[in-house]
Molecule: transfer RNA
Organism: Chloroflexota bacterium
RNA sequence: GCCGGUGUAGCUCAGGGGUAGAGCACGCGUUUCGUAAACGCGCGGCCAGGAGUUCAAAUCUCCUCACCGGCU
Numbered sequence: 001g002c003c004g005g006u007g008u009a010g011c012u013c014a015g016g017g018g019u020a021g022a023g024c025a026c027g028c029g030u031u032u033c034g035u036a037a038a039c040g041c042g043c044g045g046c047c048a049g050g051a052g053u054u055c056a057a058a059u060c061u062c063c064u065c066a067c068c069g070g071c072u
Base pairs, nucleotide, nucleotide: 001071002070003069004068005067006066007065010024011023012022013021018055026042027041028040029039030038048064049063050062051061052060
């Protein structure tokens, strides 16, 4: 230098045009003499940044950034 992949909640990951989800973590509660476990509820995300297409974009297109891999 060329090609490809990944970027979404504190962490690990879903979701592939129509109001953003799960598990773990965290907070509260139930249960217990108490703790843990279990169960219920809650909190938490301008979807890496910018532009474009569209009535509508996390999702499609382009550019940029970060990381990973391949080729030279």